[in-house]
Molecule: transfer RNA
Organism: Hyella patelloides LEGE 07179
RNA sequence: GCCUGGGUAGCUCAGUCGGUUAGAGCACGAGAUUCAUAUCCUCGCGGUCGGCAGUUCAAGUCUGCCUCCAGGCA
Numbered sequence: 001g002c003c004u005g006g007g008u009a010g011c012u013c014a015g016u017c018g019g020u021u022a023g024a025g026c027a028c029g030a031g032a033u034u035c036a037u038a039u040c041c042u043c044g045c046g047g048u049c050g051g052c053a054g055u056u057c058a059a060g061u062c063u064g065c066c067u068c069c070a071g072g073c074a
Base pairs, nucleotide, nucleotide: 001073002072003071004070005069006068007067010026011025012024013023019057028044029043030042031041050066051065052064053063054062
């Protein structure tokens, strides 16, 4: 340098042919339970979906460029 896959919550990930509310588990906080702690249960908090543009009535999803990570080729 070229090719492929990936970047979504603090962490690990899902997200349908683009369609109207962005989700799960863990973590964290509160409650309940317990003599107390842990487990289990309930509720809550937490995101401008890597960045900038474009297409569209509508973009996490499609297109271009940039950036970062992993693998392969040279």